[in-house]
RNA sequence: UGAGUCGGCCGGGCGGCCGCGGCAUGCAAGUGUCGAGGAAAGUCCGGACUCCGUAGAGCAACGGUGGUGGCUAACAGCCACCCACGGUGACGUGCGGGACAGUGCCACAGAAAUCAAACCGCCAGCGGCCCUUGUCGGAAACGGUGAGGGUGCGGGUAAGGGUGAAACGGUGAGGUAAGAGCUCACCAGCGCUCCGGGUGACCGGGGCGGCUCGGUAAACCCCACCGGGAGCAAGACCAAGAGGGCCGGCUUCGGCCGGCCUGCGCUGACGGGCUGCUCGUCCCAUGUCAGCGGGUAGGUCGCACGAGGCGUCCAGCAAUGGGCGUCCCAGAUGGAUGGUCGCCUCCCGCUUCGGCGGGAACAGGAUCCGGCUUACAGGCCGGCUCAUUCG
Numbered sequence: 001u002g003a004g005u006c007g008g009c010c011g012g013g014c015g016g017c018c019g020c021g022g023c024a025u026g027c028a029a030g031u032g033u034c035g036a037g038g039a040a041a042g043u044c045c046g047g048a049c050u051c052c053g054u055a056g057a058g059c060a061a062c063g064g065u066g067g068u069g070g071c072u073a074a075c076a077g078c079c080a081c082c083c084a085c086g087g088u089g090a091c092g093u094g095c096g097g098g099a100c101a102g103u104g105c106c107a108c109a110g111a112a113a114u115c116a117a118a119c120c121g122c123c124a125g126c127g128g129c130c131c132u133u134g135u136c137g138g139a140a141a142c143g144g145u146g147a148g149g150g151u152g153c154g155g156g157u158a159a160g161g162g163u164g165a166a167a168c169g170g171u172g173a174g175g176u177a178a179g180a181g182c183u184c185a186c187c188a189g190c191g192c193u194c195c196g197g198g199u200g201a202c203c204g205g206g207g208c209g210g211c212u213c214g215g216u217a218a219a220c221c222c223c224a225c226c227g228g229g230a231g232c233a234a235g236a237c238c239a240a241g242a243g244g245g246c247c248g249g250c251u252u253c254g255g256c257c258g259g260c261c262u263g264c265g266c267u268g269a270c271g272g273g274c275u276g277c278u279c280g281u282c283c284c285a286u287g288u289c290a291g292c293g294g295g296u297a298g299g300u301c302g303c304a305c306g307a308g309g310c311g312u313c314c315a316g317c318a319a320u321g322g323g324c325g326u327c328c329c330a331g332a333u334g335g336a337u338g339g340u341c342g343c344c345u346c347c348c349g350c351u352u353c354g355g356c357g358g359g360a361a362c363a364g365g366a367u368c369c370g371g372c373u374u375a376c377a378g379g380c381c382g383g384c385u386c387a388u389u390c391g
Stems, first nucleotide, its partner, number of pairs: 001387010012344007020035006037362001041373002044371005049231004056279005062227005067081005082096001083094004097222002102220002104216003119161002121157003126154002128151010169187006188212001190209008235301004243262008264293007271283004308327008345360006
């Protein structure tokens, strides 16, 4: 200097005028102060909180997770490490337990895709067939026996070649008719065992041995661990009201008006709650559950002081935890931050170097918090790796 990889940050600022919402203050006019995000998005995980009176034990179903250790309120999150794979490397990825419980699948090609098998080949040791020859028997044909040659018919073979993602370990030597872990040496794998390191997953080393029966579970499945339900439109209170009761007044005797109290009505069942079942436990007729019909839809609380932010010190490889100090940073509900002017910053283009023109991403809370995933114009900072060059 270039390329790569990992992490962090910003993503507009200042001022004037007018205009919004909260809080405080004031009789009022007004004044002061605060006022969107790193993802507020997706609604994917986990909780806090609220209600179901309490939500127990076992079994089943369903769902979730899946290497080890730690952090956390918890998690499928985060941190560190182990193993496997990819990469020269920094680093990245992982539905990371089980294929000897069982079932299924491995297309096409190939002989054959799991207990077998031979497409092209190789083998004359064994049996068969053919030829030659020596010898014995025979008149001859031929037969017995020995030697040699031929023939892959029976047989042997899976080392070589071919097919494929994958073909029943690899290299070398011996051995064989030709071959093969058939035997041996070394190596890989598997099983048993011993030693060392580590909290552990696991890593390293030694010895013995049958010599070596695939892959796939993000296929069904098995194993281990975990799991009440619903959700701020949760929920609490006030007001109002249909209906009902009581009192008073009026009345054309059908009812009407006012006040107070209560507060949904009707039908059915005998049960109902704790996911289903069993046990257990609790509520219960002024009850609970189911169905149908009616009234209200207003207001207040919940509503933001928090598993809170920032700074610093200590512990820890880190995630994170603790101590000290400091700050209060939206709380709307027909749902708030907008308009305008000027200056500055960043980016792009042009330039007579005076300047001119244009642009500035993804995107707006609604109970809150911790994560994950996705979107993002432009810019800044840092660590590490590789390559090249110079000193």